Transfer RNA from an uncultured Elusimicrobiales bacterium, 74 nucleotides, folded computationally.
Formats: sequence, structure tokens, C1' cells
RNA sequence: GCGCCUAUAGCUCAAUUGGUUAGAGCAACCGACUCAUAAUCGGUGGGUUCCAGGUUCAAGUCCUGGUGGGCGCA
Repeated sequence: GCGCCUAUAGCUCAAUUGGUUAGAGCAACCGACUCAUAAUCGGUGGGUUCCAGGUUCAAGUCCUGGUGGGCGCA
């Protein structure tokens, strides 16, 4: 330099070949249980879906460019 893959909550990941409120587990916080702690159970909060544009009635999803990460070739 070229090609491919990838970026969603603090972390690990879903989200049906574009559709009606973007979710789960763990972590955090609150409560129940306990003399107390842990474990267990219930609940709450937490998102500019990497950035900037485009297409569309509608974009996490499709298109273009950029940035970061990974792999391969030279």
C1' cells in the first nucleotide's frame, strides 16, 4: 500500500434478509431474607447503537467517506 472482518449499557453479547418502546447476562444501586456478612430472591437506574453525510414514510440494520481494533497478502 491492497483486501476482508469488526465497533450497540461499566464488561461480554443479542436485536428475525429495514418496522411499531433497543434488550439479556454479569457488574452498580435499593429492598427482602440473616444477629451480621456472603449466597439466594425481587426491583431500579444506566444508550448521541464509533464519527460525518446519504437513501427511505421509517435506519442499530442499506449506501459513501473517515477513525479505532483484528486477520491476511505484498